Predicted 3D model of a 111-nucleotide RNA (c-di-GMP-I-GGC riboswitch aptamer) from Thermincola ferriacetica.
The sequence was found by an Rfam model in a public genome assembly.
[in-house]
């Protein structure tokens, strides 16, 4: 410095799951747990996942005018774009216990 033993020591971290708190959700934070880690310390830089608050788009419903009606045409001053709730799309939100890549660290045989 590479490595990481059926090893050893001083310790460390802590998955599902439970509780409380934040958050629109991913998901974070605290306590409890303990599945598992030798970087399971730190860090969204490339790839990859998860979420979609807000923003687009799209038809449906409300609404105002037209019409016997199917249905049109419009945003309330209803000739320029309202309101709902749904669907899809985006990350500027998360994820370092998905795989690199970057720093930074504790022990120790054999090579």
């Nucleotide at each position: 410095c590479c490595c990481g033993a059926u090893a050893a020591a001083a310790g460390g971290c802590a998955a599902a799951c439970c509780c409380g708190c934040c958050g629109a959700a991913a998901g974070g934070c605290g306590g409890g747990g303990g599945c598992g880690c030798a970087a399971a310390g730190c860090u969204a830089c490339g790839g990859g996942u998860c979420u979609a608050a807000a923003g687009c788009a799209u038809a449906u419903c409300a609404c105002g005018g037209c019409c016997u009606a199917c249905g049109c045409c419009g945003g309330u001053u209803a000739u320029u774009g309202u309101g709902a709730g749904a669907u899809g799309c985006u990350a500027u939100g998360a994820c370092a216990g998905c795989c690199g890549g970057g720093c930074u660290g504790c022990c120790g045989a054999a090579g």
The coordinates come from a structure-prediction model, not an experiment, and the mean pLDDT is 80.